[in-house]
Context: one part of a larger RNA
Molecule: large-subunit ribosomal RNA, domain IV
Organism: Salipiger mucosus DSM 16094
RNA sequence: CGAUGUUGAAGGAACUCGGCAAAAUACCUCCGUAAGUUCGCGAGAAGGAGGCCCGGGUUCAAGGCAACUUGGAUCCGGGGGCACAAACCAGGGGGUGGCGACUGUUUACUAAAAACACAGGGCUCUGCGAAGUCGCAAGACGACGUAUAGGGUCUGACGCCUGCCCGGUGCCUGAAGGUUAAAAGGAGAGGUGAGAGCCUUGAAUUGAAGCCCAGGUAAACGGCGGCCGUAACUAUAACGGUCCUAAGGUAGCGAAAUUCCUUGUCGGGUAAGUUCCGACCUGCACGAAUGGCGUAACGACUUCCCCGCUGUCUCCAACAUCGACUCA
Numbered sequence: 001c002g003a004u005g006u007u008g009a010a011g012g013a014a015c016u017c018g019g020c021a022a023a024a025u026a027c028c029u030c031c032g033u034a035a036g037u038u039c040g041c042g043a044g045a046a047g048g049a050g051g052c053c054c055g056g057g058u059u060c061a062a063g064g065c066a067a068c069u070u071g072g073a074u075c076c077g078g079g080g081g082c083a084c085a086a087a088c089c090a091g092g093g094g095g096u097g098g099c100g101a102c103u104g105u106u107u108a109c110u111a112a113a114a115a116c117a118c119a120g121g122g123c124u125c126u127g128c129g130a131a132g133u134c135g136c137a138a139g140a141c142g143a144c145g146u147a148u149a150g151g152g153u154c155u156g157a158c159g160c161c162u163g164c165c166c167g168g169u170g171c172c173u174g175a176a177g178g179u180u181a182a183a184a185g186g187a188g189a190g191g192u193g194a195g196a197g198c199c200u201u202g203a204a205u206u207g208a209a210g211c212c213c214a215g216g217u218a219a220a221c222g223g224c225g226g227c228c229g230u231a232a233c234u235a236u237a238a239c240g241g242u243c244c245u246a247a248g249g250u251a252g253c254g255a256a257a258u259u260c261c262u263u264g265u266c267g268g269g270u271a272a273g274u275u276c277c278g279a280c281c282u283g284c285a286c287g288a289a290u291g292g293c294g295u296a297a298c299g300a301c302u303u304c305c306c307c308g309c310u311g312u313c314u315c316c317a318a319c320a321u322c323g324a325c326u327c328a
Stems, first nucleotide, its partner, number of pairs: 001323008010314002014312001019309001027051005036041001038157001052079012080084001092307004097302002099299002104116002120155007132141003158294004163224003168221002170217005177212003183206002188201005225243005252286001253283001264280005
């Protein structure tokens, strides 16, 4: 000097990105227990009291003929110790946001999460030799199942809801019409030949899907405006005009896990708060199953605050053990 422990005056998070680490709490019985809530929960909420040993009283239960024995409840008196859940073992608690409903799952060896899954919801395909998948095939899975079934895809408990746009892309429907391959067709034309013929070429016309075309469809992929003016202070604009669009963002939420300017502004908490909470709305660039907004319970998630507690710190010290180090 290091590692692992133990202890510490006064203070008690002043440490630090952050209470990381440590300390504290811890068991049983009794009392008591808030908001919120899906009435189950929250809850071991929180917060208190008692606990060892000896003696006596009252009472209950079981057994016994009885004496009494065993066990429980309760009251009173006393004893010792620094300490009575005497060691070990053994929850710290509360408040407020965010995200995800939940229990689960995951990067075997740097990530356990807000990621995945999930019950629930929707769309779509599939009538059974099913769709889909594997295989060249036979065949197999699906399934010894049959639309309350199976496949694909999105969303993700529950509550309230899920607006407008079908112009583009996709998908679905459509006995018309247009285009159109092979094929059919064969008017004609050419070569050759004495001719019959043989050979070559070939217009109209008929011809599928697809595409064009006409519709539908957004819990399909996706999208959801600009400028100017206007009210009896000012400001603002319910209102009007105009351009463009397929349609111009509805409800709800909003400086947000989204806000650049930005430490926005106001309020709260602090003596002091780029974080936090509540508002405002000027949303650079929220927004409705790529779901929107809430939500009890839950979380080794994450933000902020408080109580308790402490060597985290002010500010370090001592001790124990093991190393390092010195000497032999």